[in-house]
RNA sequence: UAGGGGACUUCGGAGAAGCUCAUUGAAUUGAGUGCCGAAGGGGCAAGGUGAAAACCGAAACUCUCAGGCAAAAGGACGAAGACAUCGA
Repeated sequence: UAGGGGACUUCGGAGAAGCUCAUUGAAUUGAGUGCCGAAGGGGCAAGGUGAAAACCGAAACUCUCAGGCAAAAGGACGAAGACAUCGA
């Protein structure tokens, strides 16, 4: 010095009922039905370990526990910036 991951700042950033009943000053609260996947969380393929049982094992796949279904907020991920750090 290339490059790697890390927390930070700025910008971009999808999907799906502003449903039904009751309630409230108020999408306030409760119940119900339908739906969405991109915070978080769970599952596993190849492969590995093992005598076996089993264990380890990725995702934007899958489940929908959590979360969400006007706007706002949140938001995986992407880009840029600056910071420290690792470093062939």
This is a predicted structure of an 88-nucleotide RNA (Glycine riboswitch aptamer). The coordinates come from a structure-prediction model, not an experiment, and the mean pLDDT is 83.